[in-house]
Molecule: Glycine riboswitch aptamer
Order: sequence, then C1' cells, then structure tokens
RNA sequence: GAGAAAACUCUGGAGAAUCUCUUAAAUGAGUGCCGAAGGUGCAAGACCCGCACGGGUCGAAACUCUCAGGCAAAAGGACAGAGGCACA
Repeated sequence: GAGAAAACUCUGGAGAAUCUCUUAAAUGAGUGCCGAAGGUGCAAGACCCGCACGGGUCGAAACUCUCAGGCAAAAGGACAGAGGCACA
C1' cells in the first nucleotide's frame, strides 16, 4: 500500500419466570415461556430410476422444530465493528 478466511484480543450485542414447591446449595421436581451457542427439518436447483405418471438421493438461512440450551444480575451469546494478519 492493498485485500480473503481462520485463531486470538477489545467493544457492541436480543428474546423469554427474580414463577410454584423443595434443598445446605439455581439441589431436585412442576408449570408457563424464549431462540441468537450447538443440533433437527426443507425451497429452488442438481443427480438417479422410470416411456410417462411418479418415486428416490443430495440440498441454505436470522425460516422451522425446541432435542440441547436459555428465561433478575453475572456468565453465555448468533452476528457486527476495530485490532491482529497472508501478500506486495
């Protein structure tokens, strides 16, 4: 000077219960909720079988499900910005 990704550092970062009973303890149970760790499902499209109808496989997300996780604060947190950095 210039431009991709990852690790790492800093900053920002939503939703939903300070619910009920219980425990030495947010320990355990119950009910009601949330989606933005992770995970499940699939549209277009591609491929395969088949004359065709049709069937099968692959197939993204902040959509979907709510398995996991979460519902005061703290922590965590997809994602975003800056640093960092290949290269010249």